[in-house]
Overview: This is a predicted structure of a 695-nucleotide part of an RNA (large-subunit ribosomal RNA, domain II) from a soil metagenome. It matches the Rfam family "Bacterial large subunit ribosomal RNA". The full RNA is in RNAcentral, with records from MGnify.
Context: one part of a larger RNA
RNA sequence: UCCGGCGAGUUACCGUUUGCGGCCAGGUUAAGGCCUUACGGACCGAAGCCACAGGGAAACCGAGUCUGAAUAGGGCGACUAAGUCGCGGGUGGUAGACCCGAAACUGCGUGAACUACCCAUGGGCAGGCUGAAGCGCGGUUAAACUGCGUGGAGGGCCGAACCCGUCUGGGUUGAAAACCGGUGGGAUGACCUGUGGGGAGGAGUGAAAGUCUAAUCAAACGCAGAGAUAGCUCGUUCUCUCCGAAAUAUCUUUAGGGAUAGCCUUGAGGCAACUACGUCACGGGGGUAGAGAGACUGAAUUGGCUUGGGGGCCCUUCCCGGCUACCCUGCCGAACCAAACUCCGAAUACCGUGACGACUAUCUCGGGAGUCAGUCCGUGAGCGAUAAGCUUCGCGGUCGAGAGGGAAACAACCCAGAUCAUCUGCUAAGGUCCCCAAGAUGUGCUUAGUCACAAAGGAAGUGAAUUGCUGAGACAGCCAGGAUGUUGGCUUAGAAGCAGCCACCAUUUAAAAAGUGCGUAACAGCUUACUGGUCGAGCAGUUCUGCGCCGAUAAUGAUCGGGAGUAAGCACGUCACCGAAGCAGUGGGUUGCAGUGCGCUUCGGGCAAGGUGCAGCGGUAGGAGAGCGUUGCAGACGAGAUACAAGCCGUACCGUAACGAGCGGUUGCGGGGUCGUCCAAGUGAUUAUGCCGGA
Numbered sequence: 001u002c003c004g005g006c007g008a009g010u011u012a013c014c015g016u017u018u019g020c021g022g023c024c025a026g027g028u029u030a031a032g033g034c035c036u037u038a039c040g041g042a043c044c045g046a047a048g049c050c051a052c053a054g055g056g057a058a059a060c061c062g063a064g065u066c067u068g069a070a071u072a073g074g075g076c077g078a079c080u081a082a083g084u085c086g087c088g089g090g091u092g093g094u095a096g097a098c099c100c101g102a103a104a105c106u107g108c109g110u111g112a113a114c115u116a117c118c119c120a121u122g123g124g125c126a127g128g129c130u131g132a133a134g135c136g137c138g139g140u141u142a143a144a145c146u147g148c149g150u151g152g153a154g155g156g157c158c159g160a161a162c163c164c165g166u167c168u169g170g171g172u173u174g175a176a177a178a179c180c181g182g183u184g185g186g187a188u189g190a191c192c193u194g195u196g197g198g199g200a201g202g203a204g205u206g207a208a209a210g211u212c213u214a215a216u217c218a219a220a221c222g223c224a225g226a227g228a229u230a231g232c233u234c235g236u237u238c239u240c241u242c243c244g245a246a247a248u249a250u251c252u253u254u255a256g257g258g259a260u261a262g263c264c265u266u267g268a269g270g271c272a273a274c275u276a277c278g279u280c281a282c283g284g285g286g287g288u289a290g291a292g293a294g295a296c297u298g299a300a301u302u303g304g305c306u307u308g309g310g311g312g313c314c315c316u317u318c319c320c321g322g323c324u325a326c327c328c329u330g331c332c333g334a335a336c337c338a339a340a341c342u343c344c345g346a347a348u349a350c351c352g353u354g355a356c357g358a359c360u361a362u363c364u365c366g367g368g369a370g371u372c373a374g375u376c377c378g379u380g381a382g383c384g385a386u387a388a389g390c391u392u393c394g395c396g397g398u399c400g401a402g403a404g405g406g407a408a409a410c411a412a413c414c415c416a417g418a419u420c421a422u423c424u425g426c427u428a429a430g431g432u433c434c435c436c437a438a439g440a441u442g443u444g445c446u447u448a449g450u451c452a453c454a455a456a457g458g459a460a461g462u463g464a465a466u467u468g469c470u471g472a473g474a475c476a477g478c479c480a481g482g483a484u485g486u487u488g489g490c491u492u493a494g495a496a497g498c499a500g501c502c503a504c505c506a507u508u509u510a511a512a513a514a515g516u517g518c519g520u521a522a523c524a525g526c527u528u529a530c531u532g533g534u535c536g537a538g539c540a541g542u543u544c545u546g547c548g549c550c551g552a553u554a555a556u557g558a559u560c561g562g563g564a565g566u567a568a569g570c571a572c573g574u575c576a577c578c579g580a581a582g583c584a585g586u587g588g589g590u591u592g593c594a595g596u597g598c599g600c601u602u603c604g605g606g607c608a609a610g611g612u613g614c615a616g617c618g619g620u621a622g623g624a625g626a627g628c629g630u631u632g633c634a635g636a637c638g639a640g641a642u643a644c645a646a647g648c649c650g651u652a653c654c655g656u657a658a659c660g661a662g663c664g665g666u667u668g669c670g671g672g673g674u675c676g677u678c679c680a681a682g683u684g685a686u687u688a689u690g691c692c693g694g695a
Stems, first nucleotide, its partner, number of pairs: 001695006011095013026050003032044002035041001054061002064076004098235001101232001105225006117198008125189001127158003130154001134150005162186003167182004201217001203213002238627006248261005262371002264368006277357008290344001291342002297338002301334005308328003311324004374399001376397007404415003419588004424584003430578003433563003439575007451565001457550002461547003464543006477534005483507003488502003513528001517526002589617006596610001599607003628684001630681003634677001635675003647666005653660001
């Protein structure tokens, strides 16, 4: 992992609600008794319980009562009423209460045969080395000191047994739940070890590591309380039909739990309310978007003038005074901002009235829930950095709980809501060269394979629009002119077009500035504007214009989904076609409603097969309904000698499903089968790291 079997909402009592049944202003017995066809039941038994009257804390009063001084007011009641007993379904409570699952707590015991420490009594330590004290001799007058011997100390040295376990290799579903090989430490000691004994679970023991206390230790093990508790996780077994959520508010030692409301379902009532909903019309209030600033509060840039004040500088004996590219303030002007500004002010939304639509929904009272982690997209905002697949609200949508088509692939984007069948048709989004169903045409643009990621910024790319000049010759080039008063005046050492200030005239002209830029100390010189000639056709600008270009760098080999494409790219058109579970056609099923209506009937009306019409039939949590099958009791029925039934194997049949028949084979005295009967349940398993057995 697979196969087979087992495996989870039960039972009792008390409430509540609903269905069915009995009796009914009443209903019902309990213990017990008695009878019995023999324990299935029948009959007695009214104690008790519920209802029939409530109010009050109570005394008590009573269709009223309590409060109160009250005959007031108010609260709870009555105002004509339905209960009760039993059985079945739903659900709540008390019990283990759907099942499995703790870590733990408490009580009583069992353990020191492992291990830690202690006590008693025994045992063990090859061999070698070193050579303390003491002693003897030498030495000395005697000592000291020293030498030579002797001696044999030491938690002494090396190293077996023995004890340990340093490093490393192997082993790691091992040979082994701690080992094997090599290497290593101690080895007369705080040494090792045999036997017997001691003390234990909040206790022992501990040269202390929370170590050890039988492969278990920050509190051993066994049994019991015990099915501890688990707001937590997993699991919870057949089918079909109808409807179908929520991820919000408030409170919560509350935040992954709950309670109430909201949203779902189901039953009843009523619509006798035009109550809810939609559209239109009319009538309302508002202070949002926008806008505004001489309409306030605040914010905020700047020009001018200058009142007042301050700073700085100058002058100064003092009082004065002067200047100011500075600051505040005042006046005038210009431009400007605000969620917590408003002289203003929408669209929507909301409220009311009326008409119309719809005949549905809203509404009220009961039974049952689930939901309280939401998500992304669009949009109005806050937070953040006008970051986040960020976070928090409002409005709408999708997913959640939604399949199908498109977006290459892709919960939340676009289209569209799957009752079933169909080798029928039409469309949506999106597409129509090939992969891949379906295409042509018209007018333009693009040359970059742009299309097929990207910015600031850059550029005689190219198209469009527009302005000006142009055969009376533009633009560019070339040739020529570019002058005179005059060196304008002032300033200046000088200032001659060209340091600076002021003015900027006139003349000759085809034209030529009181001078565009170089240049000189100043002149000079070069050049430009401007003009003529030559040449001979377009030239120069602007655009909040289209499409392109550069900007453009990443790690295995690249790519628009691929091939490929100059239209099969882009823009604007036209007419076709393809394309979904959408819509339509045909046929079937089912639900609800409305007619019809064979039958049954207590003749009030109900129950209801069939057929017709209309509208539906995606679905998680969840609610409601209808069924299938398993085991057993009761009742009825029936097969069986070529046995039969169950079981097992095979099978092309019927039914909307659970499922059910028929036939063939196998097995073989064991019991069993069928029913549109009823009843009762140890009643249905792909999942619980489920349990047991097997492969």